[in-house]
């Protein structure tokens, strides 16, 4: 330098045009002498950034940023 994939809650991931979820973790309550486990409730996201398409974008297109893999070149 070329090609491909990924970026979503604290973490690991799902969702792939109609307005964002799960598990674990966290907080509170119930239970217990107390803790754990179990049950119930709750908080936590400008979906990497900026533009474009669309009535509508996490999703499609372009550029950029970051991470990973493969290939090539140079030393």
């Nucleotide at each position: 330098g070329g090609g491909c994939g990924c970026g979503u809650a604290g973490u690991u991931c799902a969702g792939u045009g109609g307005u964002a979820g799960a598990a674990c973790g966290c907080u509170g309550c119930u239970c217990u002498u107390a803790u754990a486990a179990a049950g119930c409730a709750g908080a936590a996201g400008u979906c990497g950034a900026a533009g474009g398409u669309u009535c509508g974008a996490u999703c499609c297109c372009u550029u950029c940023c970051g991470c990973g893999c493969c290939c090539a070149c140079c030393a």
Molecule: transfer RNA
Organism: Candidatus Wolfebacteria bacterium CG1_02_39_135